[in-house]
Context: one part of a larger RNA
RNA sequence: GGCACAUGGUGGAUGCCUUGGCAUCAAGAGCCGAUGAAGGACGUACGAGCCUGCGAUAAGCCCUGGGGAGUUGGCAACGAAGCGUUGAUCCGGGGGUGUCCGAAUGGGGGAACCCACCACGAGUCAUGUCGUGGUACCCGCGCCUGAAUAUAUAGGGCGUGUGGAGGGAACGUGGGGAAGUGAAACAUCUCAGUACCCACAGGAAGAGAAAACAAGAGUGAUUCCGAGAGUAGUGGCGAGCGAAAUCGGAUCAGGCUAAACCGUAUGCGUGUGAUACCCGGCAGGGGUUGCGUAGGCGGGGUCGUGGGACCUUUCAGAACUAUCUGCCGGUGGUUCAGACAGUAAGAAAUGCAUGAUGAGGGUGAACCAGUUGGAGAGCUGGACCGUAGUGGGUGAUAGUCCCGUAGCCGUAAGUUGUGCACUGUCGAGAGGUAUCCCAAGUAACACGCCACUCCUGGAAUGGUGUGUGAAUCUGGCAGGACCACCUGUUAAGCCUAAAUACUCCUUGAUGACCGAUAGCGGACCAGUACCGUGAGGGAAAGGUGAAAAGUACCCCUGGCGGGGAGUGAAAUAGUACCUGAAACCGUGUGCCU
Numbered sequence: 001g002g003c004a005c006a007u008g009g010u011g012g013a014u015g016c017c018u019u020g021g022c023a024u025c026a027a028g029a030g031c032c033g034a035u036g037a038a039g040g041a042c043g044u045a046c047g048a049g050c051c052u053g054c055g056a057u058a059a060g061c062c063c064u065g066g067g068g069a070g071u072u073g074g075c076a077a078c079g080a081a082g083c084g085u086u087g088a089u090c091c092g093g094g095g096g097u098g099u100c101c102g103a104a105u106g107g108g109g110g111a112a113c114c115c116a117c118c119a120c121g122a123g124u125c126a127u128g129u130c131g132u133g134g135u136a137c138c139c140g141c142g143c144c145u146g147a148a149u150a151u152a153u154a155g156g157g158c159g160u161g162u163g164g165a166g167g168g169a170a171c172g173u174g175g176g177g178a179a180g181u182g183a184a185a186c187a188u189c190u191c192a193g194u195a196c197c198c199a200c201a202g203g204a205a206g207a208g209a210a211a212a213c214a215a216g217a218g219u220g221a222u223u224c225c226g227a228g229a230g231u232a233g234u235g236g237c238g239a240g241c242g243a244a245a246u247c248g249g250a251u252c253a254g255g256c257u258a259a260a261c262c263g264u265a266u267g268c269g270u271g272u273g274a275u276a277c278c279c280g281g282c283a284g285g286g287g288u289u290g291c292g293u294a295g296g297c298g299g300g301g302u303c304g305u306g307g308g309a310c311c312u313u314u315c316a317g318a319a320c321u322a323u324c325u326g327c328c329g330g331u332g333g334u335u336c337a338g339a340c341a342g343u344a345a346g347a348a349a350u351g352c353a354u355g356a357u358g359a360g361g362g363u364g365a366a367c368c369a370g371u372u373g374g375a376g377a378g379c380u381g382g383a384c385c386g387u388a389g390u391g392g393g394u395g396a397u398a399g400u401c402c403c404g405u406a407g408c409c410g411u412a413a414g415u416u417g418u419g420c421a422c423u424g425u426c427g428a429g430a431g432g433u434a435u436c437c438c439a440a441g442u443a444a445c446a447c448g449c450c451a452c453u454c455c456u457g458g459a460a461u462g463g464u465g466u467g468u469g470a471a472u473c474u475g476g477c478a479g480g481a482c483c484a485c486c487u488g489u490u491a492a493g494c495c496u497a498a499a500u501a502c503u504c505c506u507u508g509a510u511g512a513c514c515g516a517u518a519g520c521g522g523a524c525c526a527g528u529a530c531c532g533u534g535a536g537g538g539a540a541a542g543g544u545g546a547a548a549a550g551u552a553c554c555c556c557u558g559g560c561g562g563g564g565a566g567u568g569a570a571a572u573a574g575u576a577c578c579u580g581a582a583a584c585c586g587u588g589u590g591c592c593u
Base pairs, nucleotide, nucleotide: 001592002591003590004589005588006587007586008585009584015578016543017542020514021513022511023510024509025508026507027506028505029503030502031167032166039101040100041099042055043054044053046079047078049075050074051073061095062094063093064092065091066090070083071082072081106115107114108113116135117134118133119132120131121130122129137164138163139161140160141159142158143157144156145155171202172200173199174198175197176196182189186236212219213218223250224249225248226247227246233241234240254495255494256493257439261299262298263297264296266294267293268292269291270290274288276289277286278285279329280328281327282326283325284324304473306438307437308436309435310432311431312430313429314428315427317336318335319334320333321332322331323330338426339425340424341423342422350421351420352419353418354417355416356415357414361409362408363407367382368381369380370379371378383400384399385389391403392402393401444468445467446466447465448464449463450462451461454480475490476489477488478487479486530537531536550577553564554563555562556561
């Protein structure tokens, strides 16, 4: 020096474990904010630090429901001083306080700081000082004032509003909008209207009651799913892109205006001396009440077997009342009766009764002995409960030890169902004429683009920038150029639940999901330490034991560390702590050189 065996050190693999994650399902919730949010800074306990809570009333204050013996949050003990059956701590609900920054809003500012003004108050001889409240901008509405300019308007001021502003994971709608890539290169094309940016909204959003489809037969708003179908198409006819009708399901819901016409008040224009007008007829009376126009309000009206206005006519409850006067007739209004409907659209609130749900919560069955062991829940024996043998804990594996579980019970606010009150609405039909209305810088057309399966093509349809520019039912639009016939439908106004999408968040449950190099980056004081001017990047780090019983005392030592003694089942379980592999480093013995 090598090999073998044994025994140690180092190291932290492996096994076992789980406080933490991941995924899915069900139910809920789906916003917060000038009444100051989200997120922070700084403070705050008897005692230093950090976390949690809270805010100068500061681990808390008040009221109220629950609960029932301890308690003054955690790391985390120790000491001190308290509180509590006159019900504390604790768990729900409501309220109060809530420094400073932050949309941040009195002005400023390098966030958590600086400096003000006004009113009232405290204090001072007085000033300084202190406290409370107010003082940003924009928008809507009302009032006042008010230029160039006479009326006016712009502008200014005051008051007022549960007005706006900012934040939020994904889902949504709209406005902008790439490239890597694919085409085996690349330019049309594709990726893709994707990523990303911006604006805005809701618990969903958007869409939505046919100017729709279809095809000689019919359907009957929208949305979503399955098929139709990788079909018809489109496409340097390359790569690729890619419908619809129809059928089967989910869910189902339909409404309101504009206009014609009538009435009403107002503004503007205009007119006559008696025409017009004052509901109709007759008689009387009135006097600019008229006419045109503009927008407002009320009635009317809402449709495609075209509808409505207008005119005529038939039938239909009661009472009161208005219409210049009287009579007759007509019309309108109010109340009652009757019918229908209603808080999701179409108007809109509230109360009572009754039921359900509902925070914290209550009740909740049944086991002992022996045995091994440090410890029984294991094993042996004999019992019991079960609408409960899900699960967790307890010194090893417990239906019957503890917490629970099944079942049952219960309340506030809130939510929700039903009924009543309440509220709202209300004639029905026939006929006539073709007088009026039926959404305009719109439809359509030309040019330039975009979206549709559709890359300009024969290119309809939908949308738009520029220009031109209709008609009103004997009118328009569509059925894939265009024309005819036929069929469908009625644009240029609005609203509309459900079926659908998503999950920052809450609760419960589940897993042929992970088990500390895994699983979230993060099981541990992690978006921390650390890096970077910054945007940003971003770790490592779990396990004594059943219980600290965490080694009194003695010895070596400056200490570290160790030897005895003691605890413990175990100390080669000793806070460098379960197990403790390998690399690497020793020691002992044997063999070889």